This is a predicted structure of a 441-nucleotide RNA (Bacterial RNase P class A) from Altererythrobacter sp.
Its Rfam family is "Bacterial RNase P class A". It is annotated as a ribozyme.
Taxonomically the source falls in Altererythrobacter (Bacteria, Pseudomonadota, Alphaproteobacteria, Sphingomonadales).
The prediction has a mean pLDDT of 75.
[in-house]
RNA sequence: CCAGGGGGCCUGGCAGCCGCGUUAUCCGCAAGGGUACCGAGGAAAGUCCGGGCUCCACAAAACAAGGGUGGCGGGUAACGCCCGCCGGGUGAAAGUCUUUAGGUUCAAACCUGGGGGCCCAAACCCAGGGAAAGUGCCACAGAGAGUAUACCGCCGGAUUUAUCCGGUAAGGGUGAAAGGGUGCGGUAAGAGCGCACCGCGCGGUUGGUAACAAACGCGGCAUGGUAAACCCCACCCGGAGCAAGGCCAAAUAGGGGCGGCGCGCCGAGGCUUCGGCCAGAGCAGAUGUGUUUUGCAUCGAUCGCCCGGGUUGGCUGCUCGAGCCGUAUGGCAACAUGCGGUCUAGAUGAAUGGCUGCCCCUGCGCGGCCGGUGUCGCCAAGGAAACAAGGCGCGCAUACCGCGUGCAGGACAGAACCCGGCUUACAGGCCCCCUGGCAAC
Numbered sequence: 001c002c003a004g005g006g007g008g009c010c011u012g013g014c015a016g017c018c019g020c021g022u023u024a025u026c027c028g029c030a031a032g033g034g035u036a037c038c039g040a041g042g043a044a045a046g047u048c049c050g051g052g053c054u055c056c057a058c059a060a061a062a063c064a065a066g067g068g069u070g071g072c073g074g075g076u077a078a079c080g081c082c083c084g085c086c087g088g089g090u091g092a093a094a095g096u097c098u099u100u101a102g103g104u105u106c107a108a109a110c111c112u113g114g115g116g117g118c119c120c121a122a123a124c125c126c127a128g129g130g131a132a133a134g135u136g137c138c139a140c141a142g143a144g145a146g147u148a149u150a151c152c153g154c155c156g157g158a159u160u161u162a163u164c165c166g167g168u169a170a171g172g173g174u175g176a177a178a179g180g181g182u183g184c185g186g187u188a189a190g191a192g193c194g195c196a197c198c199g200c201g202c203g204g205u206u207g208g209u210a211a212c213a214a215a216c217g218c219g220g221c222a223u224g225g226u227a228a229a230c231c232c233c234a235c236c237c238g239g240a241g242c243a244a245g246g247c248c249a250a251a252u253a254g255g256g257g258c259g260g261c262g263c264g265c266c267g268a269g270g271c272u273u274c275g276g277c278c279a280g281a282g283c284a285g286a287u288g289u290g291u292u293u294u295g296c297a298u299c300g301a302u303c304g305c306c307c308g309g310g311u312u313g314g315c316u317g318c319u320c321g322a323g324c325c326g327u328a329u330g331g332c333a334a335c336a337u338g339c340g341g342u343c344u345a346g347a348u349g350a351a352u353g354g355c356u357g358c359c360c361c362u363g364c365g366c367g368g369c370c371g372g373u374g375u376c377g378c379c380a381a382g383g384a385a386a387c388a389a390g391g392c393g394c395g396c397a398u399a400c401c402g403c404g405u406g407c408a409g410g411a412c413a414g415a416a417c418c419c420g421g422c423u424u425a426c427a428g429g430c431c432c433c434c435u436g437g438c439a440a441c
């Protein structure tokens, strides 16, 4: 300098005038006023995940239904998130092979440009377990798409010239995909038919926490694809949500109707007007969770459906947090721990705004008696000369950088219980890092 990538930060600043909200404080009987601090985001969006918190479900165990995740290891409160690693895919230049156009040459070699293949760094992507448990699907085209083939072609024979029989799956065609790939041998022609290498399967050895990898050995050279199809395997999971929930005030109708089931046994003890009455514990039953078992609680109740009435007001929840900033140590990292510092919205029909000026950024235009820069002419320190630092001409030019000036523009977009993520939208700017190549020192 060229090319390919990744990450972080900002998202306007200053001043003046006027206007809002919370909190604190002062004045005021009160209404209200003064002062001080603070007052929308990197995504506040989507409501896609995970939690904190609140309430409900009676608890435990097993099972079922439903849902989620899916390579290995770590981080985290947790996650479908983050970090590292493994496997697969994508991935530029240079190099290399090949092909083509032009140039050069007696011809080649060589040079330049275009196309294709190999190799592919950093980085990015992957809904990354199982197809030999089972079921389903692979349209059309094609001969044939899973007990899967012979259309063209190749070879052999017959035949008397147009066909038939047999062999074949190397070549071609169709297709997203045709059953291992490349090469050599062999054959009538072929085929893992045989062989070498690659690929695939199995095995132990070595390395690694592991996923997995390497080398070696043996082997069939037959076992397609699809699970973001059903399914199988492993692991995980209560529900609802701040309109959750709590308190105060107020008001009404402790409303009406229908249906189902139940109101049992025993009797420690007590009372008695001696007829009886009350009745603990226990047994049985019912209700309480999707089913079952066990326990617990309640019970003479309750369960289901329909109609109707009152309440829409105030306070709280509501902001100190798995918080933020800095630093040290450990770790490849995500992050963890220690120390120090810091408090930064809490509205409730919903505050945080409006105007002016200057600055900043971007785009367009204008300016050469604006600077740089380029160029022309002359002079010139120095120098043997060539050359030449520098100076003059307000010489000429204006593509570029800067300067001045005018106009226009400044993205996406507003908290509402809080936090950790993911995804989406976005004008412009700044900074850092990684990889490869070329050149110089």
Stems, first nucleotide, its partner, number of pairs: 001437010012359007020039002023036005041412001045423002048421005053241004058295006066237005071085005086128001087126004095118009129232002134230002136226003151172002153168006180198006200219004205214003245316004255307006264283002269278003285299004323342008360410008370402003373397003376393004382387001